[in-house]
Context: one part of a larger RNA
RNA sequence: GGUAUAUGGUGGAUGUCUUGGCAUUAAGAGGCGAAGAAGGACGUGAUAAGCUGCGAUAAACCUCGGGGAGCUGCAAGUAAGCUUUGAUCCGGGGGUCUCCGAAUAAUCGUGCAUCCAAUCAAUAGGUGCAUGAAGCUAACCCAGCGAACUGAAACAUCUAAGUAGCUGGAGGAAAAGAAAGAAAAUCGAUUCCCUUAGUAGUGGCGAACGAAGAGGGAAGAGCCCAAACCUGUUAGCUUCGGCUGGCAGGGGUUGUAGGACCCAAUGUGGGACUCAGUGAGAAUAGAAAAACGGUGUGGAAAAGCCGGCCAUAGAGGGUGAAAGCCCCGUAUUCGAAAUUUGAGCUGACUCUAGGGUAUCCUGAGUAAUGCGGGUCACGUGGAACCCCGUGUGAAUCUGGGAGGACCAUCUCCCAAGGCUAAAUACUACUUAAUGACCGAUAGUGGACUAGUAGCGUGAGUGAACGAUGAAAAGUACCCCGGCGAGGGGAGUGAAAUAGUACCUGAAACCAUAUACCU
Numbered sequence: 001g002g003u004a005u006a007u008g009g010u011g012g013a014u015g016u017c018u019u020g021g022c023a024u025u026a027a028g029a030g031g032c033g034a035a036g037a038a039g040g041a042c043g044u045g046a047u048a049a050g051c052u053g054c055g056a057u058a059a060a061c062c063u064c065g066g067g068g069a070g071c072u073g074c075a076a077g078u079a080a081g082c083u084u085u086g087a088u089c090c091g092g093g094g095g096u097c098u099c100c101g102a103a104u105a106a107u108c109g110u111g112c113a114u115c116c117a118a119u120c121a122a123u124a125g126g127u128g129c130a131u132g133a134a135g136c137u138a139a140c141c142c143a144g145c146g147a148a149c150u151g152a153a154a155c156a157u158c159u160a161a162g163u164a165g166c167u168g169g170a171g172g173a174a175a176a177g178a179a180a181g182a183a184a185a186u187c188g189a190u191u192c193c194c195u196u197a198g199u200a201g202u203g204g205c206g207a208a209c210g211a212a213g214a215g216g217g218a219a220g221a222g223c224c225c226a227a228a229c230c231u232g233u234u235a236g237c238u239u240c241g242g243c244u245g246g247c248a249g250g251g252g253u254u255g256u257a258g259g260a261c262c263c264a265a266u267g268u269g270g271g272a273c274u275c276a277g278u279g280a281g282a283a284u285a286g287a288a289a290a291a292c293g294g295u296g297u298g299g300a301a302a303a304g305c306c307g308g309c310c311a312u313a314g315a316g317g318g319u320g321a322a323a324g325c326c327c328c329g330u331a332u333u334c335g336a337a338a339u340u341u342g343a344g345c346u347g348a349c350u351c352u353a354g355g356g357u358a359u360c361c362u363g364a365g366u367a368a369u370g371c372g373g374g375u376c377a378c379g380u381g382g383a384a385c386c387c388c389g390u391g392u393g394a395a396u397c398u399g400g401g402a403g404g405a406c407c408a409u410c411u412c413c414c415a416a417g418g419c420u421a422a423a424u425a426c427u428a429c430u431u432a433a434u435g436a437c438c439g440a441u442a443g444u445g446g447a448c449u450a451g452u453a454g455c456g457u458g459a460g461u462g463a464a465c466g467a468u469g470a471a472a473a474g475u476a477c478c479c480c481g482g483c484g485a486g487g488g489g490a491g492u493g494a495a496a497u498a499g500u501a502c503c504u505g506a507a508a509c510c511a512u513a514u515a516c517c518u
Stems, first nucleotide, its partner, number of pairs: 001517009015503001016467002020438002022435007029427002031136002039100003042055003046078002050074002061094006070082003107133009140171001141169005151158001155204001181187002191218004201209002222419003225363001229250009255397001257362004261356003269351003274348005281341004286334003292307004308325002310314001316328003368392007378404001399414005454461002474502001477489004
């Protein structure tokens, strides 16, 4: 020096565990904000650095309920207190709530009043008052703007994709929606799912894109204006005959055309909406809740053995090992002073019938069309339908649009106004529950002071760190040592090779002892 064995050290793998995550289901909620939000700063405790709570009334104040013996958060100790005259704690309501932050004594919109210029009246504008908006927020939704990488094995039309991104706006959903539809038998608003179907088609007919009708389901709901006409009121013009408007009320809302108008009829049924009242129930604290003993082992019994009991409760968790009957719970049954929500009901409100005539009305810079684009699965194509820009520009029910160029016939429908629940999408948030999900290099970046420490001028980036024991019983006292660190006794404990550098304690690596080889 090497090899082997043993014993230790170092190290923190492995096993076991779970406070934390992940995913899903069912309900709820789907917003907060000038009555000052979200988010922060600074304070606030007897002692107080951090977290949590709170706000100069500052780990809190008042009140109404619950609850019933201890309490003064995480978090020990000491001190000082509170509490059956009901504290701490839990829930409803209220008060306080520094400073920053939309941050506002401002700005903008609307209404009213008032003053008033060029310019007579008036208006612009000013001023005052009242009222609203703003800002934040995970995804979902609608609209405006709108890429590139990529694919086409290159690349330009095309694709990616109307995606990402930016902006605006709203709601608990949004959007769409009661046919100028689809079809060719007829059907009868919209939306969503399955299917039709990777079909018909589109396509440098490349890559690729890609329907619809029908069929089966979910859900179901229909309505209101404008106009004609009538009444009232009011303005302007006037040839004083009237004409043209504005506002309010009635009327009226459709395609088998309907309505106005004229005639006749006054009674029945309906309503998602708007308002008021009532209100079962529900949410936000909780309450009651059955049934076990012995025995040996053991530190400890819930495991073993023996003998019982309950069960609308043998879900689960805890307890010194593994408990239906020890504890918390669980099945089941009850419960609210206060706030919120709320099915249903009642009322207000509102809608609803026949016949005749052909005088009036039935959405205009609209429909349509030339040109240029977009969107439709459809790339200009034979390219309809739909929507923009621009130039032209109708008809009025004997009317108009559509049926994929266009024309005829036929059929269907009634544009140029508006509203509309449900079935559908999503989950930042709350509650309950589940898992052939993870188990500390996993699972969230984060089980620990976590968006912390650290890094960066900044936008931003971004960790590591869990486990003594049943219980601190956390080693009194003695000794060595520097009044150390650390250790040896003693003591606790089942165990201290469980001693806070603490469960288990692998390997690399280090050391000691022994054996053998050189």

A computed fold for a 518-nucleotide part of an RNA from a bioreactor sludge metagenome, annotated as large-subunit ribosomal RNA, domain I.
It matches the Rfam family "Bacterial large subunit ribosomal RNA".
Model confidence (mean pLDDT): 84 of 100.